[in-house]
């Protein structure tokens, strides 16, 4: 301090995810000490045992035993006035436990009590007197299963109770004082009204009344969570007055009495939840939390209630109801662990029924002392913090092993063994031995701890290792298993799975999970936004609010500044001390950002006066307009009616129809009806607050501008609710109704067309009244101010110049509207840009991923459709903006190409031929599938090839290399067989030598191995096709841009060309065009043999001599460059003409193929990685088979004939090829050939005849076209033509008469026609390649198809239009809504009932003390009665949940189904609102 993920990439926007720290944590694997901590977070569930609060004899009264010891045996004494009970006092209201309830003075901080108590403690003053009568223990008796009573008697008290004294205590009143609420001090009267005793005499206690401390009670100000889909709540409810109560104010509570009180600054209602100090987190500000410790509250089975007491409405008290346990003799009882342990239950999850009161502190005692699960210690748990340990030093043969490898080596790795050391931790043995204890007393504990001995002895895991994030390889696996925190990996070479080796990070711990903070500036006060990313309200008016001009005096809320309390103790931080260090304990600072009182102060906000005039408003003058609102009115038109004229069509469309029309339409004229709308003017012109507003006239009316500085004196600004307006369709009521036109109907178009187009055509569009409240209600930009460069339009004022008879015009100036453009700044960029998106104040309204949803549900409103407010489950990693490059577009625009036209010739129809598909089959080997597969791989499938099948045989192999053994190799013969092969037999004796052996070749042999045309061209290398011989691909610097990237390469011309030229923030430069190469075309030169022959001879014949001139033949060389000349353009480049030339603008043809596209084709040309076989997928051989046949399709052949067929004459290339060959020539044969034979290793011989051509016949017919088919007879090749060769003769003569739709070539020596030669190759040509003869025809043009280029444009594509995507049904899953209705909690009113228990009444029954004394009275008690009230019942609501048959729509899923609505002019531009 950031980082990853949307994009082909880029910038912003925007979620989601990581890296960080925390934990009372749990899981998983692991695991050695010690120290200090912590340890039901879940069922306030139910709990078995045991213990956690009792103590006093110095308050009182009874009072044992057990055992000892005497004994006289009956007892006695000691135990003992002990123990135990009991009456009485104090305590038990503290300590400890939980967090259920509680949003409230409960908490927290800061006051206040002049409205209050306070027992045990201290303190002042003055006192402590004189009587009674009772009951417990106890005794006797009685009931009862037991808890636990009952009766009768007998006793003390520091228990009770009467009198007597005292007031400072209470009432009344008088003064004085203070901080004036009911305080305080003093003084008169008057009421009532106290005590107790013990003792060892020293106390110790008891009472009354100040006073203190201590600790409570009660009010008050501030501060304290979510929801408004919770908006009104309140009847004791606000307040007064009187009573009552109470320690004490007070509606606390009662009767009268008045209506108040709260409340948008959020009451009431709901949800949740102890509160702090603190803890964690962050740089803070904040956030999230309240576990141990500490303050406060609340609570004790569940509700309710009171005694008692100083204190409670009381955890381990009573009473009652209820619910659960539990005893029981069934009549009745008993009991409450959210104390310590500990149990069952829940649950991912949290200890030991330990020890001690030695220390602290606590009760109770005068005190020993006694209680004391508080507390001190120990146990259990790696649950956290901390801290030490598992060893050190040396050691290269870099051991053995593992992994791995290019097989060299590399790593583990000085690591280990081995050698020499130590003894910190832990252990084991001995010895020593604490502090805590201020006089006694130690649980811990013979503990820490220290010493000596001994021995490397006991001791390392875990989680990662594509990015993010530090760390790689090898095996297996083969979208399968698996991974994953976000992107994402796994489909046969996975650093992403699983295993291993190595590596990294932490360490007695490591990871995972959960939860917070943090990064997150992703709720932004600090510290965001709203033009297009998500976000100005449709538009105004105004209420609370909110902020708000100048200048003056005051006051001090607010604000500054001192000081005073308070802010509790730990904690956090500093500084220092103890534990060997730390952790952890402890001094002492400091802080605790708060609140509160007080003193000053007076800038700025406030408030108060009393001023100003720059805001605002009024006033006068003037002035522009579709501003509104109601009456009237005018013309063109469209429709309808009348009528006339006219006649056969009209009308409509891409083209048609459906309509209309001979009953007379359309077309035209005249008249008349009726409705709506205002042409030109018209203008980014004008008016209004938006919506919106348009002929013309009157009438009433709202705003504005401009000038003037008369008046008023801050009257302003905005604006949460609230009110008014609100486009269009929609309703509702009447009225109207021409055109147009949803719904509907017909025609079309279409696979279909509930649509686009046509032909009718109703709501409704219009008027009135009234609802409805939305819109892409848009500048997608709230509203006021104020301040920051200009230019240049219009509109509407005002002053001025100039000119003019005036006037328009023109030209400065000044305000206000309304527009372009543009700087500065400003924005994510695109833009804005004085009419800000700039700088900035003020106030308001919205946002916060995308989908679900602007949907549910609930309220409000509406007649209704519906509108406003407005969620969650779930679900995805995105979605979305802007802006680039590039691919597309039924988008432009330029431009090019046998692409189109314009023509010449063909295919598609016939028979073969040949691939291919499909079919067949034992096999029909296999590859290639649009162009760019199909006469293609194959330039030659009878055997071979052949890769297929089928028999039958092989297994170190046919073929390479290495080792051992034997031997020459060959070749011939016979038998078995279809051969391969197997046997048998004949022949035979290789090369060098250093005599040792060696090599080379053959059989045997043995394993490393050979081998595969097995499999992946989607792992590859080479080599190819294609776009395409298209002109285009990039680069280096510079320059703009945040950036992707632009520029350059774009512009203007030009070219076959990114060819050149000019221009330009570009200058330059590579690969490509072009050119260099080859050939053809002219020419010189040079050479003449096998060519050549003009001149000379000669010959059948360049045959021969001669000769090289000529052709030619091959070698160098000239030539051609838009060089000249005229136009043209820009004076370029360069285009037209044109001379000269053989050849003219690239001269013709060829090789030659830019960055890259197609996962294009090829493992079967060759190589190779990985996989497969290995007695078979290797290797050999027969025979078959790739040659098959209802068919379907491409390429070609040959015809349909007269530009021709047949027959004859007979002249003219060219390129090629030949010795296992070409074969002259000659003889036989009709002929294919066959016998002979010459020359030839080729400019010499040969192949070899070119054919088209010209003559002559034939006459338009299935022919003298045409040759398919068969049928025979021969020929050559070759071991062999039967599946399966060419070819010849004879004879047979099948389709076919120029080919539907469609479709391919081809711009001059070209097409179209002829023939000719070559490679494969024993044979096999209609194929391919080469070749030359003979030789046209048309391009007006670029409008259209099809490919390509550049520039532009829109884009939701970028796997790039073979793209993206939308919606309906089907199928599965998943959350959710509605739903008769059902169960539950809560709650609310209303009424019954009404236990305890206070209060109040009665009290006839009972009654020690006191009075009378004598009956009796007083006082009190039970006992009835009312009043209140828990709990429980009845009825009616509210709410909130859970189920529900059925049913809405939503996600989300595999390669269903139907269409094809969006994006491109998306093929009817799209896209809100509505119905």
């Nucleotide at each position: 301090a950031g980082a990853g993920u949307u994009u082909g990439a880029u910038c912003a926007u925007g979620g989601c995810u990581c890296a960080g720290a925390a934990c009372g944590a749990a899981c998983g694997c692991u695991g050695g000490c010690g120290g200090c901590a912590u340890g039901c977070u879940u069922c306030a569930u139910a709990c078995a045992u045991g213990c956690a609060a009792g103590u006093c004899g110095a308050a009182c009264g009874u009072g044992a035993a057990a055992g000892a010891c005497c004994u006289u045996c009956g007892g006695g004494u000691c135990g003992a006035g002990u123990a135990a009970a009991g009456u009485g006092g104090c305590g038990c209201a503290c300590g400890g436990g939980u967090g259920a309830g509680u949003a409230a003075c409960g908490c927290g901080u800061a006051g206040a009590u002049a409205a209050u108590c306070u027992a045990c403690c201290c303190u002042u003053c003055a006192g402590u007197u004189u009587g009674g009568g009772a009951u417990a223990a106890c005794g006797u008796u009685u009931c009862g299963a037991a808890a636990g009573g009952g009766a009768c008697g007998c006793u003390a008290a520091u228990a009770c109770c009467g009198g007597a004294u005292a007031a400072c205590a209470c009432g009344a009143u008088u003064u004085c004082u203070u901080u004036u609420a009911g305080g305080g001090g003093a003084g008169u009267c008057g009421u009532u009204g106290a005590a107790a005793g013990u003792u060892g005499c020293g106390g110790c206690g008891c009472a009354a009344c100040g006073g203190g401390a201590u600790g409570g009670g009660u009010c008050u100000g501030c501060g304290u969570c979510c929801c408004a889909u919770u908006a009104g709540c309140u009847a004791g409810a606000u307040g007064g007055u009187a009573a009552g109560g109470u320690a004490a104010c007070g509606g606390c509570u009662u009767a009268c009495c008045a209506u108040g009180g709260c409340g948008a600054c959020g009451a009431u209602g709901g949800g949740u939840a102890g509160c702090u100090g603190g803890u964690u987190u962050g740089a803070g500000a904040g956030g999230a939390u309240g576990a141990u410790c500490a303050g406060c509250c609340a609570c004790a089975c569940u509700g309710g209630a009171a005694c008692u007491g100083a204190g409670a409405c009381a955890c381990g008290g009573u009473c009652c109801a209820g619910a659960c346990u539990c005893c029981u003799a069934c009549g009745g009882g008993a009991g409450g662990c959210a104390g310590c342990a500990g149990u069952g239950g829940g649950g991912a999850a949290u200890c030991u029924u330990g020890c001690g009161c030695a220390a602290u502190g606590g009760g109770c005692g005068a005190a020993a002392g006694c209680c004391u699960g508080a507390c001190g210690c120990a146990g259990c748990a790696a649950u956290g913090c901390c801290g030490c340990g598992u060893g050190a030093g040396u050691g290269a043969a870099g051991a053995a092993g593992g992994c791995u490898u290019u097989c060299g080596g590399g790593u583990c790795g000085u690591a280990a063994a081995g050698c020499u050391c130590u003894u910190u931790a832990u252990c084991u043995a001995a010895g020593g031995g604490a502090a805590g204890a201020u006089g006694a007393u130690g649980a811990c504990g013979g503990u820490a701890c220290c010493u000596u001995a001994g021995g490397a002895a006991u001791a390392a895991g875990c989680a990662c290792c594509g990015g993010c994030u530090a760390a790689c390889u090898a095996c297996g696996u083969g979208c399968c298993a698996g991974c994953a925190g976000c992107c994402g990996c796994g489909g046969u070479a996975a650093u992403a799975c699983g295993u291993a080796g190595g590596g990294u990070g932490c360490a007695a711990g490591c990871g995972u999970u959960g939860u917070u903070c943090g990064g997150a500036a992703u709720u932004a006060a600090u510290g965001g936004g709203c033009g297009u990313a998500a976000a100005g309200g449709g538009c105004g008016u105004g209420u609370a609010g909110g902020c708000g001009g100048a200048a003056u005096a005051g006051c001090a809320a607010g604000c500054u500044a001192g000081a005073g309390g308070u802010g509790a103790a730990a904690u956090c931080c500093c500084a220092g001390g103890g534990c060997u260090c730390a952790a952890c304990c402890u001094u002492g600072g400091a802080a605790c950002u708060g609140c509160u009182u007080u003193u000053a102060g007076a800038a700025c906000u406030g408030c108060u006066a009393a001023u100003c005039u720059a805001g605002a408003g009024a006033u006068a003058g003037c002035u522009a307009g579709a501003g509104g609102u109601a009456a009237g009115u005018a013309g063109a038109a469209u429709u309808c009616c009348u009528g006339g004229u006219g006649u056969a069509g009209a009308g409509g469309u891409g083209a048609a129809a459906u309509u209309c029309g001979u009953a007379g339409a359309u077309a035209u004229c005249u008249g008349g009806a009726g409705g709506a709308a205002c042409a030109c003017c018209a203008g980014c012109g004008g008016c209004g607050a938006a919506a919106g507003c348009g002929g013309c006239u009157c009438a009433c009316u709202g705003g504005g501008a401009c000038c003037a500085a008369u008046c008023u004196g801050a009257c302003g600004c905005u604006g949460a609710g609230g009110c008014a307006c609100g486009a269009a369709a929609g309703c509702g009521u009447g009225g109207g109704g021409a055109g147009c036109a949803a719904a509907c109907a017909g025609g079309a178009u279409u696979a279909g067309a509930u649509a686009c187009c046509c032909u009718g055509g109703u709501a409704g569009u219009c008027c009135a009244c009234g609802c409805u409240g939305u819109a892409a209600a848009c500048g997608a930009u709230g509203g006021a101010g104020a301040c920051u460069a200009g230019a240049u339009g219009u509109c509407c004022g005002a002053g001025g110049g100039a000119a003019u008879c005036g006037a328009c015009c023109c030209c400065c100036u000044u305000g206000g509207g309304u527009g372009u453009c543009g700087c500065a700044g400003c924005u994510a960029a695109c833009g804005c840009a004085a009419u800000a998106a700039g700088u900035c104040u003020c106030c308001c309204g919205c946002c916060u991923g995308g989908g679900g949803a602007g949907u549910a549900c609930g309220a409000u409103c509406g007649c209704a459709a519906g509108a406003u407010u407005a969620a969650a489950a779930c679900u995805c990693a995105a979605a979305g903006g802007a802006a680039u490059u590039g691919a597309c577009g039924g988008g432009g625009g330029c431009c090019c190409g046998c692409a189109c036209a314009a023509g010449c010739g063909g295919u598609g129809g016939a028979a073969c031929a040949u691939g291919u598909g499909g079919u067949u089959u034992a096999a029909u080997u296999c590859g290639a599938c649009g162009c760019a597969a199909c006469g293609c791989g194959a330039a030659g499938a009878a055997c071979c090839u052949u890769a297929c099948c089928u028999g039958g045989g092989u297994u170190u192999g046919a073929c390479a290399u290495c080792c051992c053994g034997u031997g020459c190799u060959c070749a011939c013969u016979c038998u078995g067989g279809a051969a391969a092969c197997a046997g048998a037999g004949u022949u035979u004796u290789c090369u060098c030598u250093u005599c040792g052996g060696a090599g080379a070749c053959a059989c045997g042999g043995u394993g490393g191995c050979a081998g595969g045309u097995g499999c992946u061209g989607c792992a590859u290398g080479g080599c190819u096709g294609u776009c395409g011989u298209c002109a285009g691909c990039u680069c280096g610097u510079g320059u703009c841009g945040u950036g992707a990237g632009a520029u350059g390469u774009u512009g203007g011309g030009u070219u076959a060309a990114g060819u050149c030229c000019c221009g330009c923030a570009a200058c330059g430069a590579g690969c490509g065009c072009a050119a260099c190469c080859c050939u053809c075309g002219c020419c010189u030169u040079u050479a003449g043999u096998u060519g050549c022959c003009a001149u000379c001879a000669u010959u059948u014949a360049g045959u021969u001599g001669g000769g090289c001139a000529c052709u030619c033949u091959a070698g160098a060389g000239g030539a051609a460059c838009u060089g000249c000349c005229g136009g043209u353009g820009a004076u370029a480049a360069g285009c037209c003409g044109g001379a000269g030339g053989a050849a003219g603008g690239u001269g013709g043809g060829g090789a030659u193929g830019a960055c890259g596209u197609c996962a294009a084709g090829u493992c079967c040309u060759c190589a190779u990685g990985g996989c497969c076989c290995u007695u078979a997928u290797g290797g050999g051989c027969u025979g078959g088979g790739c040659u098959a046949c209802a068919c379907a399709c491409g390429u070609g052949c040959u015809a349909c004939a007269a530009u021709g067929g047949c027959a004859g004459u007979g002249a003219c290339a060219a390129u090629g090829g030949g010795u296992c060959g070409c074969u002259a020539c000659u003889c036989c044969g009709c002929g294919a050939g066959g016998g002979g034979a010459a020359g030839c290793u080729a400019a010499u011989c040969u192949c070899a005849a070119a054919a088209a051509a010209c003559u002559g016949u034939c006459u338009c017919a299935g022919u003298u076209c045409g040759g398919a088919u068969u049928g025979u007879u021969c020929u050559c090749u070759g071991c062999a033509a039967c599946u399966c060769g060419a070819g010849a003769g004879c004879a047979u003569g099948a389709a076919g008469u120029u080919g539907g739709a469609a479709u391919c070539g081809c711009u001059a020596g070209u097409a179209a026609u002829c023939g000719u030669a070559g490679a494969u190759c024993a044979g096999c040509a209609c194929g391919c390649u080469a070749c030359g003869g003979u030789g046209a025809a048309u391009a007006c043009g670029u409008u259209c198809c099809c490919g390509g280029g550049c520039c532009u444009u829109g884009u939701a594509c970028a796997c790039a239009c073979c793209g993206c995507c939308c919606g309906u049904c089907a199928c599965a899953c998943c959350a959710u809504g509605g739903g008769a209705g059902u169960u539950g909690g809560u709650u609310u009113u209303a009424c019954c009932u009404g236990a305890c228990g206070c209060c109040g009444g009665u009290g006839g029954g009972c009654u020690a003390a006191c009075c009378c004394u004598u009956c009796g009275g007083g006082c009190g008690c039970a006992g009835c009665c009312g009043a209140c009230c828990a709990c429980g019942g009845u009825a009616a609501g509210g709410u909130c949940a859970g189920c529900g048959a059925c049913u809405g729509g939503g996600g989300u899923g595999a390669a269903g189904u139907c269409g094809u609505a969006a994006c491109a002019a998306g093929g009817u531009a799209g896209c809100c609102g509505u119905a």